[in-house]
Large-subunit ribosomal RNA, domain IV from Candidatus Bandiella euplotis, 327 nucleotides, folded computationally.

Context: one part of a larger RNA
RNA sequence: UAAUGUUGAAGGAACUAGACAAAUUGCACCCGUAACUUCGGAAUAAGGGUGGCCUAGCAUAGGCAACUAUGUUUAGGUGGCACAUACCAGGGAGAAGCGACUGUUUAUCAAAAACACAGGACUCUGCAAACUCCAAAGAGGAAGUAUAGGGUCUGACGCCUGCCCAGUGCUGGAAGGUUAAGGUGAGAGGUGCAAGCUUCGAGCUGAAGCCCCAGUAAACGGCGGCCGUAACUAUGACGGUCCUAAGGUAGCGAAAUUCCUUGUCGGGUAAGUUCCGACCUGCAUGAAUGGCGUAACGAUUUCUCCAUUGUCUCCAACAGUAGCUCA
Numbered sequence: 001u002a003a004u005g006u007u008g009a010a011g012g013a014a015c016u017a018g019a020c021a022a023a024u025u026g027c028a029c030c031c032g033u034a035a036c037u038u039c040g041g042a043a044u045a046a047g048g049g050u051g052g053c054c055u056a057g058c059a060u061a062g063g064c065a066a067c068u069a070u071g072u073u074u075a076g077g078u079g080g081c082a083c084a085u086a087c088c089a090g091g092g093a094g095a096a097g098c099g100a101c102u103g104u105u106u107a108u109c110a111a112a113a114a115c116a117c118a119g120g121a122c123u124c125u126g127c128a129a130a131c132u133c134c135a136a137a138g139a140g141g142a143a144g145u146a147u148a149g150g151g152u153c154u155g156a157c158g159c160c161u162g163c164c165c166a167g168u169g170c171u172g173g174a175a176g177g178u179u180a181a182g183g184u185g186a187g188a189g190g191u192g193c194a195a196g197c198u199u200c201g202a203g204c205u206g207a208a209g210c211c212c213c214a215g216u217a218a219a220c221g222g223c224g225g226c227c228g229u230a231a232c233u234a235u236g237a238c239g240g241u242c243c244u245a246a247g248g249u250a251g252c253g254a255a256a257u258u259c260c261u262u263g264u265c266g267g268g269u270a271a272g273u274u275c276c277g278a279c280c281u282g283c284a285u286g287a288a289u290g291g292c293g294u295a296a297c298g299a300u301u302u303c304u305c306c307a308u309u310g311u312c313u314c315c316a317a318c319a320g321u322a323g324c325u326c327a
Stems, first nucleotide, its partner, number of pairs: 001322002004319005010313002014311001019308001027051005036041001038156001052078005057072006079083001091306007098298002103115002119154007131140003157293004162223003167220002169216005176211003182205003187200005224242005251285001252282001263279005
């Protein structure tokens, strides 16, 4: 000096991206326990007290009894600095985001808000099922049968899930248009004396598909602009006009989404680009690409407080180990 430990005056997060690390707490019994809540929880919430040993008593169990064992909410006494004496052994509280939850994951830099999930919805499938593997045979689906099986999306629960079918997709329709091979074949050519053989060929006929007509958004997706207007001003319930398939409803909103932006106001601090509550001017929110809430849960993310501490002010001493010198 390094790493690993132990201890520390006064202060107690002033350290730092961040209380990272360390410290605190820790057991049993008794008392006591809030908001909120899906009434189960939250909860070991929080917070407080007691704890060794001895004597006597008491209680329970066994025994005829003597007595034995266990417990002690009883009373008294007694030793230590310290009695759950070592080891072992939850720090706690408040607020917000995300995800309901237990679970799963990048073996070897990511454990999460990602995946899954129960629940919800759409859609396909009538059984030789749909779908998947396969050249085929065959197999899975399934020794199942629509309360079943496959695919896609959403993701407990509560309240809900608005408008648009013009485009793309899917489903249905079949009148008409288009349309291949094929069918028919007016007519024409070659050759032949001819019968014939052979080539070209108008028109008509001719399926699915496409055009066309409807339906369908928990299918892919989409959900406007300009101008004027109220007896202060401001704003615009109201009116006009253009465009569109329809012009964003409820809810939420500077948000894991807000560029301008450290928006403005309020709260907390002596001081707050973070945080919480509002406002709405939403660059560029929004309803199963789900919207908004939500008790419980989380080695999750953010903010605050109490306790606690060598994280720090500001470092010091000690223990064993490695390193250095000598042998």
NCBI's taxonomy places the organism under Bacteria, Pseudomonadati, Alphaproteobacteria, Candidatus Midichloriaceae, Candidatus Bandiella.